[in-house]
Predicted 3D model of a 1434-nucleotide RNA (small-subunit ribosomal RNA) from a metagenome. The prediction has a mean pLDDT of 84. Rfam family: Bacterial small subunit ribosomal RNA.
RNA sequence: AACACAUGCAAGUCGAACGCGAAAGGUCUUUCGGGGCCGAGUAGAGUGGCGCACGGGUGAGUAACGCGUAGAUAACCUGCCCUUAAGUCUGGAAUAACCCUUCGAAAGGAGGGCUAAUACCGGAUAAAACAUUUUUAUGAAUGUAUUGGUGUUGAAAGUUCAGGCGCUUGAGGAUGGGUCUGCGUCCCAUUAGUUAGUUGGUAAGGUAAAGGCUUACCAAGACAACGAUGGGUAGCGGGUCUGAGAGGAUGAUCCGCCACACUGGCACUGAGACACGGGCCAGACUCCUACGGGAGGCAGCAGUGGGGAAUUUUGCGCAAUGGGGGCAACCCUGACGCAGCAAUGCCGCGUGAGUGAAGAAGGUCUUCGGAUCGUAAAGCUCUUUAUCUGAGGGAAGAUAAUGACGGUACCUCAGGAAUAAGCACCGGCUAACUACGUGCCAGCAGCCGCGGUAAUACGUAGGGUACGAGCGUUGUUCGGAAUUACUGGGCGUAAAGCGUAUGUAGGCGGAAAGGUCAGCCAGGGGUGAAAGGCCGGGGCUCAACCCCGGAGUUGCUUCUGGAACUGCCUUUCUAGAGAAGGUCAGAUGCCAGCGGAAUUCCUGGUGUAGAGGUGAAAUUUGUAGAUAUCAGGAGGAACACCGGUGGCGCAAGCGGCUGGCUGGGGCCAUUCUGACGCUGAGGUACGAAAGCGUGGGGAGCAAACAGGAUUAGAUACCCUGGUAGUCCACGCUGUAAACGAUGGGUACUAGAUGUCCGGGGGAAUCGACCCUCCUGGGUAUCGCAGCUAACGCAUUAAGUACCCCGCCUGGGGAGUACGGUCGCAAGACUAAAACUCAAAGGAAUUGACGGGGGCCCGCACAAGCGGUGGAACAUGUGGUUCAAUUCGACGCAACGCGAAGAACCUUACCUGGGUUUGACAUCCCGCGCCAGUCCGGGAAACCGGAUAUUCCCUUCGGGGACGCGGAGACAGGUGCUGCAUGGCUGUCGUCAGCUCGUGUCGUGAGAUGUUGGGUUAAGUCCCGCAACGAGCGCAACCCUUGUCCUUAGUUGCCAGCACUUCGGGUGGGCACUCUAGGGAGACUGCCGGUGAUAAGCCGGAGGAAGGUGGGGAUGACGUCAAGUCCUCAUGGCCCUUAUGCCCAGGGCUACACACGUGUUACAAUGGGGGUUACAAAGAGAAGCAAAGCGGUGACGUGGAGCAAAUCUCAAAAAAACCUUCUCAGUUCGGAUUGCAGUCUGCAACUCGACUGCAUGAAGUUGGAAUCGCUAGUAAUCGUGGAUCAGCACGCCACGGUGAAUACGUUCCCGGGCCUGGUACACACCGCCCGUCACACCAUGGGAGUUGACAAGGGCAGAAGUCGCUGAGCUAACCCUCCGGGGAGGCAGGUGCCCAAGCUCUUGUUGAUGACUGGGGUGAAGUCGUAACAAGGUA
Repeated sequence: AACACAUGCAAGUCGAACGCGAAAGGUCUUUCGGGGCCGAGUAGAGUGGCGCACGGGUGAGUAACGCGUAGAUAACCUGCCCUUAAGUCUGGAAUAACCCUUCGAAAGGAGGGCUAAUACCGGAUAAAACAUUUUUAUGAAUGUAUUGGUGUUGAAAGUUCAGGCGCUUGAGGAUGGGUCUGCGUCCCAUUAGUUAGUUGGUAAGGUAAAGGCUUACCAAGACAACGAUGGGUAGCGGGUCUGAGAGGAUGAUCCGCCACACUGGCACUGAGACACGGGCCAGACUCCUACGGGAGGCAGCAGUGGGGAAUUUUGCGCAAUGGGGGCAACCCUGACGCAGCAAUGCCGCGUGAGUGAAGAAGGUCUUCGGAUCGUAAAGCUCUUUAUCUGAGGGAAGAUAAUGACGGUACCUCAGGAAUAAGCACCGGCUAACUACGUGCCAGCAGCCGCGGUAAUACGUAGGGUACGAGCGUUGUUCGGAAUUACUGGGCGUAAAGCGUAUGUAGGCGGAAAGGUCAGCCAGGGGUGAAAGGCCGGGGCUCAACCCCGGAGUUGCUUCUGGAACUGCCUUUCUAGAGAAGGUCAGAUGCCAGCGGAAUUCCUGGUGUAGAGGUGAAAUUUGUAGAUAUCAGGAGGAACACCGGUGGCGCAAGCGGCUGGCUGGGGCCAUUCUGACGCUGAGGUACGAAAGCGUGGGGAGCAAACAGGAUUAGAUACCCUGGUAGUCCACGCUGUAAACGAUGGGUACUAGAUGUCCGGGGGAAUCGACCCUCCUGGGUAUCGCAGCUAACGCAUUAAGUACCCCGCCUGGGGAGUACGGUCGCAAGACUAAAACUCAAAGGAAUUGACGGGGGCCCGCACAAGCGGUGGAACAUGUGGUUCAAUUCGACGCAACGCGAAGAACCUUACCUGGGUUUGACAUCCCGCGCCAGUCCGGGAAACCGGAUAUUCCCUUCGGGGACGCGGAGACAGGUGCUGCAUGGCUGUCGUCAGCUCGUGUCGUGAGAUGUUGGGUUAAGUCCCGCAACGAGCGCAACCCUUGUCCUUAGUUGCCAGCACUUCGGGUGGGCACUCUAGGGAGACUGCCGGUGAUAAGCCGGAGGAAGGUGGGGAUGACGUCAAGUCCUCAUGGCCCUUAUGCCCAGGGCUACACACGUGUUACAAUGGGGGUUACAAAGAGAAGCAAAGCGGUGACGUGGAGCAAAUCUCAAAAAAACCUUCUCAGUUCGGAUUGCAGUCUGCAACUCGACUGCAUGAAGUUGGAAUCGCUAGUAAUCGUGGAUCAGCACGCCACGGUGAAUACGUUCCCGGGCCUGGUACACACCGCCCGUCACACCAUGGGAGUUGACAAGGGCAGAAGUCGCUGAGCUAACCCUCCGGGGAGGCAGGUGCCCAAGCUCUUGUUGAUGACUGGGGUGAAGUCGUAACAAGGUA
C1' cells in the first nucleotide's frame, strides 16, 4: 500500500482534402538479366482535416467560493449543431512522403535532390472591430441599444458521380464553460493575536473576462473573542443507515460538482488542457545497452506480486444503447451489452405428499412400572413443482438487415422419491432439560456470573427451542440513552453556585400615543436536476427488479399585502430606579488618646519546707529561701460581667472607654428627575488562618525542638520547658467545611409565635414604663398548599414564573502531568491522557455491633458457705510410643462424653491362619436328610475320615422346613462424604419473645399493631393510642409433694377388748398410720393502705399452705453448614478370592509429660474401740437368699421363705452415750509393695474385684486463677438401682442431719426492651489505611540520540513563458541598378520569475534513552492501627 507492475487490449478515423505506392501469388513473355498484365491504385506509411479536453478510473491533496443553495456577469468565452444575412475573387512560395549519401548497438537523426493539397503566404472586396465625432431612445448605476461621418485593422478551399459534402464573415439561438457575491459547511483557546502585495488608491501591464492577478508610486490600513492566525482531521452534495421526531452517524454501488494521473515544476497546441494512455525539465524507481546512450508510468479492462481479516475472468460481442471519424459503406470503442467466479445482499422456490401402532429395532432417561425420539422410520398408496436425466419445439430483445447472450428463457412429452439440511442456542435477561464425564482442573462468559465430587452455566450424548439455504461470530453505526436534555436534564445532602462585590462587552427590560416594517404573519411567482423514498397504476407466472403518473421536497429567492407582538425612530407618563427634607438604631470602617482586672518578671517585707504536676509519677523548681502572703515597679497582649438563635457589614469579619473622620441601611411625609433598570463572559477591588519579605515588639500562649512519663514500640495523646509565630507598620500571598455545603434580581402564593429597629392608634398615666391593635424593615422557630429520591424546604422557598451569569455529565488515575499566566518562595489559577474497575455515591429501612445512652433481669457481681488449682490415686483427653495402641466428640455447648460397665466375646484396630454366592436375605437346579457322636491333623477356624439315623403336610403326583453341592443374579462393608440428607440431640434459653390477617401510613424497603404511662416471673395485666383482632410461645390444664374429707382394709395398721410362746404372734377391729382411688382446698377471695377510681403493690386476718406454695414434665420463630453416615434410615461414590466373612493371639489397659472431671486426705467439730437408736426409695427366679454352722475375713456350707405392702437383699450411716488418743507426718493419711487367700469365669500373665497379715509414700489446707449454691438449699451422712458372669471413687435415684448470707446493682459475664451513631450485613472474630518487599502494566521527568513536518534567511538555478539582444542563418511580402537591401522570422546570447538541490536558524510533533518520580493492578508477604461506634485523643 494514491505500493510496484510482466503480457494483451482500452482512440482513432477520413482516398468524397493531397502526393506517393508495394509484396506474396497467378498469368503472359523473355536475349533467362528481366519485362508486361492481374493482384491494386490494394496493403502501407506520409502531408492535411476532425477527434484525442468526451467516455473510463481514483479520492492523495483540499476547511476552500471546494461543495450546497440562491443570485450576479452592465466584467466574459463557446469547436461541432440549428436559424438567418452576405460571400467563396485573384496570385505565390515551399515541404513531408519518395530517391541518394551518411551517423548511431539502439532509440533516433543529419545533409542533398524532387513533388501535391481543404497545408502555408500575398492582394482585392465585405461585414465587423477599434479610435474619434454626431443623432435618438432607455436603465437605479459603471452603462445598453441606435443614426451618420472620418481614420486604422480586416475573410475564404476546394472536392465529387454536381443530387451532395465543405470553406469565409456577420447576427441570433442552443449547449457547455470561466469569473464574482449572500448564506450554510468538523475538532482544538493547553493555538490570541495575525498580516508588507499585506488593505485601499492612481497609472500601466496581463487575461476571453472584473480584480494586487502583476509592476511602479502614494496612503496605513485589513482581519480577529459572532474565534482571526496556527494545528489536527476530511473530497462535497443528491442521498444512505438509524430514529416517533428533532437529531446522530455516514458519503460503497447510481447521479451532479471538484481534485488528481509515478513525485515536483513548466508551458506548447487547441474552441476548450497547463492535457491519465501528448510534450519539456528535475527527482526517485524499473528496464534495455555495444557503456557512448536510450525506454517507461494500469488511481482504464482483465491479470501479477505485495500488503491485508478480506474482494472475481489475462472470457464473449459491438447484436442493443451511446460516443469518435466518415457523404456513406464502414472502421474504432475493456464506454456498454453479456457470460464466468463468490449465498456478498435482496426476492422467489425446493429438499416430497397421504396413510401407517407391533407405539418395531436402536439410542437416551428411568421411581425398572415405564417414558421419549415417535407417525418419526419401515411398509403401502401417490405426485413430479423446483432441480435432475432423456427427447422434441422454441422466443421477445430488431420498424428493413444485423443476436454476443443462446438452442438461453419458455412450452410439451417420458422417467424416477429419485439429486438436495444445516447452523446456533437451551442458568437469568431469553423461547428451550436431563444423563454421563470433569472436580476452582479443563474450560465457559454480552452483563450478572458458572466450575473446589450429585454442574439444567465446562465437554459429550439424548431430548428440546429458534431460524432455515442459511446459521452463528467479530467489527462498525444509530437506537434504547431524557446518559449533552433545541424538542427534552440538572446543581441543599447523589457530579455540580465562582469566597464576596463592582463593573465592560453582551443578553433581558415598566406605562401611553404616533410612525416604520428588519424580525413575524398571509397570499402569489421562480427555483428546489434526475435517480432514490412515499402514494396510485402497469410489465417480467409472483416477488425482488423495472416502467408510467402523482404528491412531497419543512430550504433559498422574489413580488404584493397586514401591523397585534419584538426591534428601530419620535413624543409623553410615573408604579421601577434615583435625588432633596426629617428622624432612628448599630461590636460598619479608619486614626488618636485613656482605663482597670489578670498572667509573667523585677525589687523589698513576712515566712519555712516543700512547691508544681498527674490516672499515678517524673522531668522542673526550692534552704543561694521557692510555693503562700503583703507592698512597690516594669512590660506586652486581650478586654470578664452586660452578652442575647441580639446588632452591623457585600463577604472575609466586627465587642473596654472617649474624641475625630467616614461608608451603608431602616422608617415617615411631601417635592423633584423621568426607565436613568436587572444581570454580567473578560477586567478590577476586597478577601480568615497559616506562610513570605523589611523593620519594630515580645507578657501569656505555642508548631519545631528538648526532657519526663505511658507503651511491645510511642518520632503521639499526658506533664515540664521552649523557638519561630501570634502583636505593630509597610509590602506580598489569594487560599478554607471562604457553609445556609442553597448565585443575583423581580413578581405572586394560608397562617401562628418570639425578638430587634421605625411609624400610627387605643387604653392607662401628671408623665415615662407596662398592656393592646394596625402598618413597614430585619432576624428566628413552627406549620398548610406545593415541591423533593428521601431527608427535608415551606412569604428569608428547595413553591409558582420570568431574566442574566457560573457550574455538572460513572469511580479511580487527578485537581495530577505537560504547556501557559501569576508569585521572592511556598505555591495558586487553567487543566488532560494512557491505564484500570463495575461500580463509586445519596437518602432512608431492617438488623447486628460499640471501650454510646436510658430502663430491667439472672448465684452475673456483691454478701456468705463449701470446693477446684498443690498431694496420692481413679477416670477421660492431648501428646508421645507402638505391628495396633479402632473410631467419633474440641471454647461456653469435647475431655467419669458415645461407653448403663474392653480379661475371651464385645471389637470396629494389629499380626498370623483360613474362606469366596459367602456368617445373613430372595430366586433356580440337583441330592436327601439334618442335628449329634467318635477318630486324626491343627492354636482354633477349618480340613480329612468314620458312625448315625430321620421332621411336617399330602389329593400320594408332590409340596414345605432344614442341610449339602452347583451356576448366577446378588449378599456384605463400624469403607468415604453429618458440607448431599431424614430422624434424634446439644446450645442461646424456660430467655420472653416470634409472627399473621384486615385496616392505616410510606413511591418503596418497611412501619403501625409489638411503641408510650404504669405493672409483672412473663408481649403478665391495666390505661392510652390508627389500629382492630388472631396464632406459636408465657401462664393454666398433667405428674409429684404439703392439709383435710370420703371410699376400701391385705401382705399394711393396733385405739379399745380377749388370748399369747410377748413377736400385731393370734382372735378381733379398720379408729389411727399407711396404701391408692375419688373429692375439698388458694381465688389477691376478705380487710386496711397505696396507686389513676385501673392493673397491681405493701401490710393484715383466717388458713396445713398466700400471692407461680415446693419440685418435675413441658423448650416459640430461629441461630451455630453445631453433633451424629459407628444406634437407625438414606442419596451418591468406593471395595467384591476383599475395605466382605471365620478363627487364634495381641491391642483399645502403653508412659518422659500436659490438661479436665472426680475420690481419699492432710486431722481433735477428729481417729480408734464399745454400747444404743431412727429412714426412704428400690431390686429379686440362670434371681434375692434367711436361720444355723465353719472361717480373723473375703467367703464357704446350708437351704427355710419369696415371682414379693407377706420372703430376702438389709447392717442404714452420720447422730447419741461411755472410753481412749493430745497436736506428732501422729493411733492423722492411706498410696505403694511383699506374702497368703476368697469369688466370678473355658480362662484373671499382659489386664478383674475383694479379704487377711505386713509395708506405711505424698500430703500439715494448696500461687496466679477458677467452680457450685439463696432453704429442707449448700454442706455432711449413709442406702438402693441400671449395666453386669465378675468388675463403680463414675452415672441415676433415695432418705437422715441441716446452716450462713443477699447492703445493693457502680463494676465483670450473659440476656430483654427503648433510643442516638455506623463506612458493618460472612454483620466487630466486621470493615479498613499507609509505608516497605516482589511481579507486571501504562505514564511524567531525563544528559541526550534520531526521524517527520513547517517557517524564516542565504546560495543555487533545469525546462519554460515574457523582455532585451540577435555581428550567425533566413522561401513567400516590399524595394531593386537583380549584385543586393528592407520588413519579419529563426538559431544563439542575456535578464526577471522559478522547481529540485545545498546551507544556517527556529518552531511543532513522534520514536528512543542510563537513571529517576509518582500511579495502577496482582487468594493467602512485612510493620503497625490512621478511619468507620464517643473507633478507644470526636